Predicted 3D model of a 73-nucleotide RNA (transfer RNA) from Ovis aries. The coordinates come from a structure-prediction model, not an experiment, and the mean pLDDT is 80. Its Rfam family is "tRNA". Rfam's curators write: Transfer RNA (tRNA) molecules are approximately 80 nucleotides in length. The source organism's lineage runs through Eukaryota, Vertebrata, Amniota, Eutheria and Ovis.

Formats: sequence, C1' cells, structure tokens
RNA sequence: UACCUGAUGGUCCAGUUGUUAGGACUUGGCACUUUCAAUGCUGGGACCCCGGGUUCAAUCCCCGGUCAGGGAA
Repeated sequence: UACCUGAUGGUCCAGUUGUUAGGACUUGGCACUUUCAAUGCUGGGACCCCGGGUUCAAUCCCCGGUCAGGGAA
C1' cells in the first nucleotide's frame, strides 16, 4: 500500500438480504436450607463502533471513517 474478517448489555457470544434484539456468565429480590453452597422462580442492564445515503421504516442494504485480527507484497 491493497485485500479479507469482525465491532451487539459489565464479560463472552447468537440473530435477521428491513418494521427497534436473545442466550450463558454476572447482578438485585424471593423460595428451598439450622446456616452457607448448589438448585428453582423472578427482575435490572445494549435504540447493535462513528458519520452519511437509500427507504414509509435500517442493528440489518450501500458508501466513507475509526479500532482489532489475519494472510499478501
């Protein structure tokens, strides 16, 4: 320098070629137990990296940028 992949709650990941998104861990409460742990129930927490475009409507499609990883010269 050019190319490919990725960016989603506090952490790790899923998701859809369009109508605002789910799991595990974590965390608050309750139940169980003499207590703790484990287990079960329930709640909290992301408008999806940034900007623009297309569209009635964008996390998703298109363009540019930033960051991370990868191979090439």